[in-house]
């Protein structure tokens, strides 16, 4: 070099056959509860769906390129 797979919140991960307003666990802020702290319960914030393009009324989802990482094979020494 080729393949094949991944990328969505600070962390892991969901997101059906393209459709209304993007979600869940942990974090983290507030809050109730305690003498305090934990624990548990209630709220909150918090996103350019890796990036550009195209297809479409409509795209995290489909296609076409780019980039990171993974894993395979292969070439060089």
């Nucleotide at each position: 070099g080729c393949g094949u797979g991944u990328g969505u919140a600070g962390c892991u991960c969901a997101g059906g056959u393209g459709g209304u307003u993007a979600g869940a666990g942990c974090a983290c802020c507030c809050c109730a509860c305690u003498g305090a702290u934990a624990a548990u319960g209630g709220g909150g914030a918090g996103g350019u769906c890796c990036c550009a393009a195209g297809u479409u009324c409509g795209a995290g989802u489909c296609u076409u390129g780019g980039c990171a990482c993974a894993c395979g094979c292969a070439c060089u020494a």
A computed fold for a 77-nucleotide RNA from Candidatus Taylorbacteria bacterium RIFCSPHIGHO2_01_FULL_46_22b, annotated as transfer RNA.
It matches the Rfam family "tRNA". From the family's description: Transfer RNA (tRNA) molecules are approximately 80 nucleotides in length. Rfam classes the family as a transfer RNA.
NCBI's taxonomy places the organism under Bacteria, Bacteria candidate phyla, Candidatus Tayloriibacteriota.
The prediction has a mean pLDDT of 80.